[in-house]
Context: one part of a larger RNA
Molecule: small-subunit ribosomal RNA, 3' major domain
Organism: uncultured bacterium
């Protein structure tokens, strides 16, 4: 000069109060530890590993086991011999790969070339190790408000000083002061969403307006008025407004820290394999299962459950796709085949939660579904290990959860449903959308992280 301090002053954060739902018990799903395996491939490990890499493990994917098999190789360049036994097609075998057996190459200026194949040589090929050899990526203090220069001064010097005070601010934001004057990163502000207005245009065939779509533009600036304040910065209440004092959200992450994570995402240096640590294939494994923990789902019920009818979206997808009418089947779904490369057709009457009326009367129940039995449906060569849905039967735990612990300050929490991406199939995850919609903040003692002088 940092850091640190169960030193001090001063100030922020859903950090704590204060509130709402929750997690910790119960099933069930997913991940992660152990354990078990012939394999349970690896990687992440305090906040910041644990619905993480995985935005889809049956085969594949797959790096793991076990058998089986190939050896210039599944892939690239080059080079010398040699062939047209290659490619394709038919056949023989196998569990598949891999093996074998018969049929033919193409253009040529006839020198050759082109596509190939066999041998043989440089090389290929490693998801094999090193993230403590690296690049680039991220994640984390932290959207914190800091972090530095240039000149000048001071100081033997390392450094100060500027950036410290006194105020404000979400802010090193702005104001006054001052041996400092300025300036860089960062903070704001330019960029998208979205709340009002207005002008231009629009299709999606009956027209026409309005919502509407998508492109300009306005407007909000402490601008007016009062008070407070150092005639400062700004704070405070009011007006007018769709909207105030940063309107609400988004993207944006500074100099650094954690030898922070990744060599399995790609590159990369070094090191090891090379008839294998390399490729090819069939089959199991990544789904085992005494336990422990993480994060979820679904409930323990009457603000509820069921049954019958009424009602309101929004994001958004779609041609090897979305798939209407109509008819079959309780139903999963079959058939059928219009429309639509989509404001037009469809997913989708696009919703649930909501309302309205009947049962059900507190009971392990018309709660609640776990398991399990049967019968089916659908993707797929294939659904035993190991998929999803349906119907019937089965009906377990569970009676509101013990110390502890989590998210959230408003269209938020909470409830509710709906899209989408991944993807044949498969979502309780995760990305996003609307619907309904609180409570509660006295206040900074005290936990937790931060910032500033000291």
């Nucleotide at each position: 000069u940092g850091a640190c301090g169960g030193g001090g002053a001063c100030c922020c954060g859903c950090a704590c109060a204060a509130g709402c739902a929750g997690c910790g018990g119960a099933g069930c799903g997913u991940g992660u530890g152990g354990u078990u395996u012939a394999a349970u491939u690896c990687g992440a490990u305090g906040c910041a590993a644990c619905g993480c890499g995985a935005a889809g493990a049956a085969c594949c994917u797959u790096a793991c086991c076990a058998a089986g098999g190939c050896u210039u190789g599944a892939c690239a360049u080059g080079c010398a011999a040699u062939u047209g036994c290659a490619c394709c097609a038919u056949c023989c075998g196998u569990a598949a790969u891999g093996g074998g057996a018969u049929g033919u190459c193409c253009c040529u200026u006839c020198g050759g070339g082109g596509c190939g194949g066999u041998u043989g040589c440089a090389c290929a090929g490693g998801u094999g190790c090193u993230g403590c050899a690296u690049g680039g990526c991220u994640g984390u203090c932290g959207u914190c408000a800091g972090c530095u220069c240039g000149u000048g001064u001071c100081g033997u010097g390392a450094g100060a000083u500027g950036u410290u005070g006194g105020g404000u601010u979400c802010a090193g934001u702005c104001c006054c002061g001052c041996a400092a004057c300025g300036a860089g990163c960062g903070c704001g502000a330019c960029c998208c969403c979205u709340g009002c207005c207005g002008c231009u245009a629009g299709u999606u065939a009956g027209g026409a307006u309005g919502u509407c779509u998508a492109g300009c533009g306005g407007g909000a600036c402490c601008g007016c008025c009062g008070c407070g304040a150092u005639c400062a910065a700004c704070g405070c209440g009011g007006a007018g407004g769709a909207a105030g004092g940063c309107g609400g959200g988004g993207a944006u992450g500074a100099c650094g820290u954690c030898a922070a994570g990744u060599c399995a995402g790609c590159a990369c240096g070094g090191c090891c394999c090379u008839u294998a640590c390399g490729c090819c294939u069939u089959g199991g494994g990544c789904u085992a299962c005494a336990c422990a923990c993480a994060c979820g789902c679904u409930a323990c019920a009457a603000u509820g459950g069921u049954c019958g009818g009424a009602a309101c979206a929004a994001c958004g997808g779609g041609c090897a796709g979305c798939c209407a009418a109509c008819c079959c089947g309780c139903g999963a779904g079959g058939g059928g085949g219009a429309g639509c490369c989509a404001a037009u057709c469809c997913c989708a009457u696009c919703a649930a939660a909501u309302c309205c009326g009947g049962c059900c009367u507190c009971a392990g129940u018309u709660c609640a579904g776990a398991u399990u039995g049967u019968a089916g449906g659908c993707u797929g060569a294939a659904a035993c290990c190991c998929g999803c849905c349906u119907g019937c039967a089965u009906g377990a735990a569970g009676g509101a959860g013990g110390a502890g612990u989590u998210g959230c300050u408003a269209g938020u929490a909470a409830c509710c449903g709906u899209g989408g991406g991944u993807c044949a199939g498969c979502a309780c995850a995760c990305c996003a959308c609307g619907g309904u919609g609180a409570a509660u903040a006295c206040g900074u003692u005290c936990c937790c992280g931060g910032g500033u002088c000291u």